Predicted 3D model of RNase P RNA and transfer RNA as a complex of 460 nucleotides. The coordinates come from a structure-prediction model, not an experiment, and the mean pLDDT is 76. It holds a member of the Rfam family "Bacterial RNase P class A".
[in-house]
RNA sequence: GAGUUCGACCGGGUGGUCGCGAUCGGCAACGAUCGAGGAAAGUCCGGGCUCCAUUGGGCAGGCUGCCAGGUAACGCCUGGGCACCGCGCGCUCCGUCGCGUGGUGACGGAAAGUGCCACAGAGAACAAACCGCCGACGACCGUGGCGUGAGCCACGGAGCGGGCAAGGGUGAAAAGGUGGGGUAAGAGCCCACCGCGUCGCUGGCAACAGGGACGGCACGGUAAACCCCAGCCGGAGCAAGGCCAAAUAGGCAGUGAGAGGCGCCCACCUCGACCAAGACACUGCGGGUAGGCUGCUGGAGGGUGCGAGCGAUCGCACUCCGAGAGGAAUGACCGCCGAGCGCUCUCGGGCGCUCUACAGAACCCGGCUUACAGGUCGGACUCGAGU
RNA sequence: UGGGGCGUAGGUCAAUUGGCAGACCGUCCGACUGUUAAUCGGAAAGUUGAUGGUUCGAGUCCAUCCGCCCCAG
Numbered sequence: 001g002a003g004u005u006c007g008a009c010c011g012g013g014u015g016g017u018c019g020c021g022a023u024c025g026g027c028a029a030c031g032a033u034c035g036a037g038g039a040a041a042g043u044c045c046g047g048g049c050u051c052c053a054u055u056g057g058g059c060a061g062g063c064u065g066c067c068a069g070g071u072a073a074c075g076c077c078u079g080g081g082c083a084c085c086g087c088g089c090g091c092u093c094c095g096u097c098g099c100g101u102g103g104u105g106a107c108g109g110a111a112a113g114u115g116c117c118a119c120a121g122a123g124a125a126c127a128a129a130c131c132g133c134c135g136a137c138g139a140c141c142g143u144g145g146c147g148u149g150a151g152c153c154a155c156g157g158a159g160c161g162g163g164c165a166a167g168g169g170u171g172a173a174a175a176g177g178u179g180g181g182g183u184a185a186g187a188g189c190c191c192a193c194c195g196c197g198u199c200g201c202u203g204g205c206a207a208c209a210g211g212g213a214c215g216g217c218a219c220g221g222u223a224a225a226c227c228c229c230a231g232c233c234g235g236a237g238c239a240a241g242g243c244c245a246a247a248u249a250g251g252c253a254g255u256g257a258g259a260g261g262c263g264c265c266c267a268c269c270u271c272g273a274c275c276a277a278g279a280c281a282c283u284g285c286g287g288g289u290a291g292g293c294u295g296c297u298g299g300a301g302g303g304u305g306c307g308a309g310c311g312a313u314c315g316c317a318c319u320c321c322g323a324g325a326g327g328a329a330u331g332a333c334c335g336c337c338g339a340g341c342g343c344u345c346u347c348g349g350g351c352g353c354u355c356u357a358c359a360g361a362a363c364c365c366g367g368c369u370u371a372c373a374g375g376u377c378g379g380a381c382u383c384g385a386g387u
Numbered sequence: 388u389g390g391g392g393c394g395u396a397g398g399u400c401a402a403u404u405g406g407c408a409g410a411c412c413g414u415c416c417g418a419c420u421g422u423u424a425a426u427c428g429g430a431a432a433g434u435u436g437a438u439g440g441u442u443c444g445a446g447u448c449c450a451u452c453c454g455c456c457c458c459a460g
Base pairs, nucleotide, nucleotide: 001383002382003381004380005379006378007377008376009375010374012337013336014335015334016333017332018331020035021034022033023032024031025030037358041369042368044367045366046365047364048363049237050236051235052234061233062232063231064230065229066080067079068078069077070076081107082105083104084103085102086101087100088099089098090097108228109227113226114225115222116221117220130168131167132164133163134162137161138160140157141156142155143154144153145152146151176194177193178192179191180190181189195217196215197214198213199212201210202209203208241294242293243292244291251285252284253283254282255281256280301320302319303318304317305316306315307314308313338355339354340353341352342351343350344349388459389458390457391456392455393454394453397412398411399410400409406443414430415429416428417427418426436452437451438450439449440448
């Protein structure tokens, strides 16, 4: 210097003119102050706030899932553990292992139960025997020997009954692995190491790590299949909620007016008798709609310094105020500075172009995810050049 | 603001408990016909909306993103 990768950050600055919005001042003209983001986005999680519900607990349902910590809370963050992967170094080399560094991990339980494991393959979870290996054991055949005989013994053959699971082959997966002993051939059959399981010990808050004794192996995978275990979760959402409150209709109360028509009650086949008091007008009250106001932005807030902590984060002190809105304003141009690119070249300037991407607050906040032109800084590794 | 569903050949839709992605219409080629239509025979056409993950294996299960539709106030 170039490249790869990881992490953090910026997202032009400043001044002027015009325009837009809000607030304040002003009778008005107008003036003053302020005016988007790192994601304001997706609405995927969590909380504040508000109303409703709520004795307590359970069932159902949903979500989360190594351990510890942080936090208002979280599915977020930090630190640690373990597993896997990449790179480098070391063990003489390889394998394996160890150390360092970086990345990734939906990382509880498969020894509670149920389900599934296509095709291929002999066999797929109560294992199995196609090729193969064996001929010990029980029968068979041949030869030889012994015996009066039934038969017995030795050697050989074949592979019938059978023994085996080392090797081959199938598969994503074949029922512990490697080495040795052993055997007819084999096999945890036996032994050593590794793995696995059980029980102690040591270190650690814990996850876990280290080491010991015992067990001959009993236990394949899948829970982003049902499920089990543990923890968490009441519901709704600013169109929450609160206040003021028109017209019309209806409700209640009062006053006036008031027909025996309608209605109600009692009785009833009918006639009838009695009681209460509504219609209509005015006044008042209350609910409530339109509409208006509020909730509304000073907050788990930002900056600086000091302190605690490995860190996330927390504490203290000082300081700052940075949209508030209703279908919704936040833009354009110019000067200077800065940045990038290109051309020229007296190597230091000059000239020209560009400042663009993703995007646009709607109650607020913490996260996650996704989008993003260009640029800055830092870590690790690789390559090249120089000293 | 809250809730639900869908995306598969050019079009409309299937695909069982995760196990070889199919049907009809359309398109193309051939036959039949004097020609066309109809009919008959055959063929092509899919990264299952995208990306990643779980699994031996994903259209199906999970996560994120994209697009569309519906419901309630």